Transfer RNA from Candidatus Taylorbacteria bacterium CG11_big_fil_rev_8_21_14_0_20_46_11, 72 nucleotides, folded computationally. The prediction has a mean pLDDT of 80.
[in-house]
Parts: sequence; structure tokens; C1' cells
RNA sequence: GCUCCUGUCGUUCAAUGGAUAGGAUACCUCCCUCCGAAGGAGGUGAUGCUGGUUCGAUUCCAGCUAGGAGCA
Repeated sequence: GCUCCUGUCGUUCAAUGGAUAGGAUACCUCCCUCCGAAGGAGGUGAUGCUGGUUCGAUUCCAGCUAGGAGCA
């Protein structure tokens, strides 16, 4: 330099173009306990950035950006 893949709560993983973006774990509160652990109930928290297509974009398209793989 060229080609390809990936980017979603702190972490990990979902979501056929259409409901308030869902689960696990972590964190917070409560129950339970003599106190903890385990267990139970509830809560907070996310679509890399900028545009485009569309009635509607996490999803499709372009550019940028970050990471990874291959070729040279």
C1' cells in the first nucleotide's frame, strides 16, 4: 500500500427494516441471616463518529475512526 472482518450497558452475548434495544454477570437497594456467603425481589446503565436511503435504521449504503486477520 491492497483486500477482508469486527465495533451494542463496567464485562460478555442477543436483537428478520417496525413494541419502551433484551439476557447473563457486575454494581445499588430491600428480604432472608446473630453477621456474612448462598438464595429471592426490585433498580440504574449501551447501539464508535458524520452523512445518505427509508414512513421508520442496531440492521442497508458511503466516508471517517479504533481494533483484528490475510497478501505484498